[in-house]
RNA sequence: CAAGUGAAGAGUUUGAUCCUGGCUCAGAUUGAACGCUGGCGGCGUGCCUAACACAUGCAAGUCGAGCGGUAACAGGCGUAGCAAUACGUGCUGACGAGCGGCGAACGGGUGAGUAAUGCUUCGGAAUCUACCCAGUAGUGGGGAAUAACCAUCCGAAAGGAUGGCUAAUACCGCAUACGUCCUACGGGAGAAAGCGGGGGAUCGUAAGACCUCGCGUUAUUGGAUGAGCCGAAGCCGGAUUAGCUAGUUGGUAGGGUAACGGCCUACCAAGGCGACGAUCCGUAGCUGGUCUGAGAGGACGACCAGCCACACUGGGACUGAGACACGGCCCAGACUCCUACGGGAGGCAGCAGUGGGGAAUAUUGGACAAUGGGGGAAACCCUGAUCCAGCGACGCCGCGUGUGUGAAGAAGGCCUGCGGGUUGUAAAGCACUUUUAGUGGGGAUGAAAAGCUCAGGGCUAAUAACCUUGGGUCUUGACCUAACCCACAGAAAAAGCACCGGCUAACUCUGUGCCAGCAGCCGCGGUAAUACAGAGGGUGCGAGCGUUAAUCGGAAUUACUGGGCGUAAAGCGUGCGUAGACGGUUUUGUAAGUCGGAUGUGAAAUCCCCGGGCUCAACCUGGGAAUUGCAGUCGAGACUGCUCGGCUAGAGUGUGGGAGAGGGUGGUGGAAUUCCCGGUGUAGCGGUGAAAUGCGUAGAUAUCGGGAGGAACAUCAGUGGCGAAGGCGACCACCUGGACUGAUACUGACACUGAGGUGCGAAAGCGUGGGGAGCAAACAGGAUUAGAUACCCUGGUAGUCCACGCCGUAAACGAUGUCAACUAGCCGUUGGGAGCCUUGAGCUCUUAGUGGCGCAGCUAACGCACUAAGUAGACCGCCUGGGGAGUACGGUCGCAAGAUUAAAACUCAAAUGAAUUGACGGGGGCCCGCACAAGCGGUGGAGCAUGUGGUUUAAUUCGAAGCAACGCGAAGAACCUUACCAGGUCUUGACAUCCAGAGAACUUUCCAGAGAUGGAUUGGUGCCUUCGGGAACUCUGAGACAGGUGCUGCAUGGCUGUCGUCAGCUCGUGUCGUGAGAUGUUGGGUUAAGUCCCGUAACGAGCGCAACCCUUGUCCUUAGUUGCCAGCAGUUCGGCUGGGCACUCUAAGGAGACUGCCGGUGAUAAACCGGAGGAAGGUGGGGACGACGUCAAGUCAUCAUGGCCCUUAUGUCCAGGGCUACAAACGUGCUACAAUGGUCGGUACAGAGGGCUGCGAGGCCGUGAGGCGGAGCGAAUCCCAAAAAGCCGAUCCCAGUUCGGAUUGAAGGCUGAAACUCGCCUUCAUGAAGUCGGAGUUGCUAGUAAUCGCGGAUCAGCAACGCCGCGGUGAAUACGUUCCCGGGUCUUGUACACACCGCCCGUCACACCAUGGGAGUGGGUUGCUCCAGAAGGCGUUAGUCUAACCGCAAGGAGGACGACGCCCACGGAGUGAUUCAUGACUGGGGUGAAGUCGUAACAAGGUAGCCGUAUCGGAAGGUGCGGCUGGAUCACCUCCUUU
Repeated sequence: CAAGUGAAGAGUUUGAUCCUGGCUCAGAUUGAACGCUGGCGGCGUGCCUAACACAUGCAAGUCGAGCGGUAACAGGCGUAGCAAUACGUGCUGACGAGCGGCGAACGGGUGAGUAAUGCUUCGGAAUCUACCCAGUAGUGGGGAAUAACCAUCCGAAAGGAUGGCUAAUACCGCAUACGUCCUACGGGAGAAAGCGGGGGAUCGUAAGACCUCGCGUUAUUGGAUGAGCCGAAGCCGGAUUAGCUAGUUGGUAGGGUAACGGCCUACCAAGGCGACGAUCCGUAGCUGGUCUGAGAGGACGACCAGCCACACUGGGACUGAGACACGGCCCAGACUCCUACGGGAGGCAGCAGUGGGGAAUAUUGGACAAUGGGGGAAACCCUGAUCCAGCGACGCCGCGUGUGUGAAGAAGGCCUGCGGGUUGUAAAGCACUUUUAGUGGGGAUGAAAAGCUCAGGGCUAAUAACCUUGGGUCUUGACCUAACCCACAGAAAAAGCACCGGCUAACUCUGUGCCAGCAGCCGCGGUAAUACAGAGGGUGCGAGCGUUAAUCGGAAUUACUGGGCGUAAAGCGUGCGUAGACGGUUUUGUAAGUCGGAUGUGAAAUCCCCGGGCUCAACCUGGGAAUUGCAGUCGAGACUGCUCGGCUAGAGUGUGGGAGAGGGUGGUGGAAUUCCCGGUGUAGCGGUGAAAUGCGUAGAUAUCGGGAGGAACAUCAGUGGCGAAGGCGACCACCUGGACUGAUACUGACACUGAGGUGCGAAAGCGUGGGGAGCAAACAGGAUUAGAUACCCUGGUAGUCCACGCCGUAAACGAUGUCAACUAGCCGUUGGGAGCCUUGAGCUCUUAGUGGCGCAGCUAACGCACUAAGUAGACCGCCUGGGGAGUACGGUCGCAAGAUUAAAACUCAAAUGAAUUGACGGGGGCCCGCACAAGCGGUGGAGCAUGUGGUUUAAUUCGAAGCAACGCGAAGAACCUUACCAGGUCUUGACAUCCAGAGAACUUUCCAGAGAUGGAUUGGUGCCUUCGGGAACUCUGAGACAGGUGCUGCAUGGCUGUCGUCAGCUCGUGUCGUGAGAUGUUGGGUUAAGUCCCGUAACGAGCGCAACCCUUGUCCUUAGUUGCCAGCAGUUCGGCUGGGCACUCUAAGGAGACUGCCGGUGAUAAACCGGAGGAAGGUGGGGACGACGUCAAGUCAUCAUGGCCCUUAUGUCCAGGGCUACAAACGUGCUACAAUGGUCGGUACAGAGGGCUGCGAGGCCGUGAGGCGGAGCGAAUCCCAAAAAGCCGAUCCCAGUUCGGAUUGAAGGCUGAAACUCGCCUUCAUGAAGUCGGAGUUGCUAGUAAUCGCGGAUCAGCAACGCCGCGGUGAAUACGUUCCCGGGUCUUGUACACACCGCCCGUCACACCAUGGGAGUGGGUUGCUCCAGAAGGCGUUAGUCUAACCGCAAGGAGGACGACGCCCACGGAGUGAUUCAUGACUGGGGUGAAGUCGUAACAAGGUAGCCGUAUCGGAAGGUGCGGCUGGAUCACCUCCUUU
């Protein structure tokens, strides 16, 4: 210097957040099992299941120094014999069987039973205790038997019977009795056994006596040890077990026991236990301890140790010190075995072992060497206790499987962005080492004793003997082929398992394709899987690693330490009150609680500390600490309790007041509804969204008068009042409860809470009897509807009302238990009181209620906030994931309905609360838009064109699909295009690169063929060159590869559509909030606009808006050809020419418009309105321009591209066909239906474009399309090119027409190899439907709609009536925002978040699962009432028998058997209770990718929802009555806050 250094979280509910709350994981552990793998050693450990059944062997014997003896063995001796050998002999060592003693009650096993006859801790008194220790006193003298043995007999055997002999430390008397026991205090009763060793004297014929030592033995005392008994406290779950008990509780007397005791019996009394849980049921051996945990706790009770219980099942006693006895007995039962069928035998929960069960647990081993036990004087014997070995990675611990070096970073594998990377210093190679295993050699400890002997000491008369100490000597080892050491050889013989999506350390490839599979939770897998399977690589642990099972932890998730209950689960509907708990102030005493000291105890082991021993460790071991407890004892006296006596602040009583829908009873009143009577009066009334049913000419409704009857009480009326709550509302009277308040007097803690208990308790409902106006479940009818068992309407019965009696529940709510204390304010209101004055509808204060706002504080937030959900206290009730379920069963209550108490199996990984952002609403506010309205014109009807669906087809290629597909991709399918179809070809290919060989390229002609193609054939030798060759092109060949309009737009890029040219979408910093988020961005104005201004915990910024860009409208400058022509000149009269650039125009650059100016409105702002000027006025018109994002929107067929697929074909070429089909359907257009028109003639004015494979003028021909021809023009020059509507005339006269032009016939033209399928145009002829279009639907707000023509792209031509542009003519209307649609913004509700095309409820149908009922059926346990009664014990008896003692004998005493009685196990019968299993059928429940019917709920969910109750209905559900807000919206009232 020591003895406890010890506390972690994560995943998963949501779009996201915080909370609540469950589920799951990471840790430690195990008597484990399973899978894969496995080198060595040490120490431990090993049937958890069938207390199931057991073959075989062993597990308890020993003593000859207790006895009679001698069956076996060995030796000796004797006899016979030469010997071998035979016979005899207990003589010796020894010893089978037997008598006797001790032991067998220990040790060993198991945990069935047992919830207390048990265990643990601490105590106690009425006991016994063999062997052991200590003490005291003895051990005298007799007797009768009996086993063994012999004989006879029975039996298969096990065994037994009879007769006879014999011994003892076996048995029995007698004597004696220190102590012992009994007692009437006189006395009486009761023992014993010998054996062995030695021996001097003495005696004896001998044996021996005698003496002595040791052992034994008898009596007794004490101790020790062990055992029995009693008490207190503690020791699992269930109350869906609440009452249990008759020897029961106590007493008296007796019996019994080692001992107390109802332990037993008789009598007497009526007790005893129980809510602090009796009784009953289930489960269980208890403890020290073990595991876990920071601890407190929780779970467990293998091994080791203490106690208990049991020994095939049940009962019983015997012997004994001790048993009601594991390897003893008797009986009963089940089972097994033997049998001659008559009868017997057995008990592994001892050690091994076997079968069986099971996921699962070892050798039929060695030894008594050690430790211990039994017997013995001892040697020694016995000992499956024990010590060892064997088997098992079952656990813990230790060691090894090499070490160093080694880059060409080898090969191989895997990946790859093809460069490389990685495996990887890893291997190989080189240099070393040798643990372990192997071989050979050596080699401790565990051994101490005992025996023999020598020397001391003790005992003794003694040098014997015996005991003891020391020396010597002689031996004793199962383990053991061991530990340990040395040598030898050689890297030699020795690594796996799991995992790699997150939690959780560790990533890629391939295969698979919601399959196969994985999974602890969340979850992976539907063609690019780090999640499946394999591989490479990596991570973790390592002779192990994973999985499964189980316990604790994390889990503060049962909360003592250490939780909660307004809305998450959770306050009883509300009072009174019992037990209990808790309790104001003060004095005294006490010491139960409390605190402290020492004492006893708390076994050892374990845990911990300090040491020690195995090479270390595990392991073993010494000492200590600890054992938090219990007990008695000593002390303290604050606090609690108890006790004595006071106090008045809590509580209560008396007294004076006023307030009140407090309760009960009786009476009274008016308004209204309905009905009845009468009058007036006439055709409707009533009802609804609209109707109908209904009432009414038999006179309704309406109106007036009269009457009847029942129910409810307008206004006052109020977040007003009263009451415990439910609840209470006209007025009057009576009876009655409580609170408040003023002033005092009294009592003196009398208080608070309250399990059980008990009273009250809305509505509905029930019973009996009344009553019945209105209303109104059910019901009926009418509507609505797809249906309408509803909502709406017309009727209408229970009921609603009264009396009496039940029921006992509600969203019985403030979703907030009762009581008292403390803690800022302000403003209302009700009742009472006080003060003040200015006497008022006054002010100030106070108290009891009742409201609003708000600080601190609390809360997950919302919110609460002196009426707490704050701070502390007392007591009660309740909660512990969702569903199943407030259900089943059982109990209690009820007439019933039902109420109350109240589970489990099974199933899910969530369910829930508050708040946030969105989205949505058949919610609200504000605003916008050709959104509606106001207008104009269309479409929907016709014919045709075109696109689509569908159908058809060999093919009718493909894509696009509400808006946002459908005259769309396609700005142009006869071939081509072309992707499709049938047919015919090619296979390195139609196209690209590389290699080799040949050849210039190319070209002419012919043949076959539909052509592709194939064959033949002619001409032709090019370009560059450093003279080697090279470049381009063609053909042939080989392979790498090409090719794909094949698939996936849900793998992608790019591009595009759409919301939407809508005004929005965000960020930084700051601030607020636990957080998601909010603020900014909301508000007041304003704008086309998040445009601007003001306000403001925000200040700024970005992407959008606007502006910058293009175009158009005015002017200016510059320039002037191909444009223009005012003036001048010429003229063919044409800007044609000269000339000019002034104008138009062209195309460059400028100016201009900014709410700049004025007035008004407005906050003086922003802005708006009006005006001036101006070509233009409030973004002048138009365009380009499209925020963050949404739709897995569209496109793999423009292009690009990952992956997959095809490769003599899904590629390529060819000719032909198809994309153009056609019953009916849809979209988009054109042309029309005519007179604002058609036709004919004349005549005027554009803009923007295009043109060389082109536009093509003038001219000529043709009715025309067009043809011939070719000037000019690569275009401000030439051409297309005629603009048309218009205007001026003519004609037609309302008709299927001089409208309309489809269709068809004929004849032509043009393009083109080619117009059949399948082009356009022209002329002539033909002349269909159609007379303005149903429901509906669409475009457009000004140079717009409408209408008119012109041009262009594509293109040989054209199906173009399409599309994109251009100009001409040129309107109407907008009151306005209620409604439809879309959008923006603020707010509200939400159970939605894939976001309302959302979510979601119930019946029915199907499959599976667990469960309730069920006529019953089969088991288990158990109560009660009987029957029965083995063995045994106790008692009675005297039938039979009888050694010891008494007696001379007869006989007696005593004993045994028998018989009887009592108790009692098994067994049997009856009747109950309880529990388990099963059961035709039946009830609900749960679960299940795509079943049926509806639509109940979530938004005002389209009838607000929900609670209780009643009734009805396929179902959700509907309706009635009462209640709640956990209802939206609007209005009103009241209150509060701010100005």